[in-house]
Predicted 3D model of a 71-nucleotide RNA (transfer RNA) from a Caryophanales bacterium.
The sequence is in RNAcentral, with records from ENA.
Its mean pLDDT, the model's own confidence on a scale to 100, is 82.
It matches the Rfam family "tRNA". Its family is annotated with triplet codon-amino acid adaptor activity in the Gene Ontology. It is annotated as a transfer RNA. About the family: Transfer RNA (tRNA) molecules are approximately 80 nucleotides in length.
RNA sequence: UGAACGUAGUUUAAUGGUAGAACGUUGAAUUGUGGCUUCAGAGGUUGAGAGUUCGAGUCUCUCCGUUCACC
Numbered sequence: 001u002g003a004a005c006g007u008a009g010u011u012u013a014a015u016g017g018u019a020g021a022a023c024g025u026u027g028a029a030u031u032g033u034g035g036c037u038u039c040a041g042a043g044g045u046u047g048a049g050a051g052u053u054c055g056a057g058u059c060u061c062u063c064c065g066u067u068c069a070c071c
Stems, first nucleotide, its partner, number of pairs: 001069006009023004017054001025041005047063005
């Protein structure tokens, strides 16, 4: 200097139109206890700010962070 990425505790989805899933976690059932299994729940200012739009995780700009390439 250029490029990619940033979403739940972790790994990740989501054609501009109510942000989901798996694992984890909490409670219950089951069990002599634990594990397995089943059911239910909680947990997200989508990295920060601004703009476009009736409406932005998504499009545009700036900044921050991580990674890669070049030097």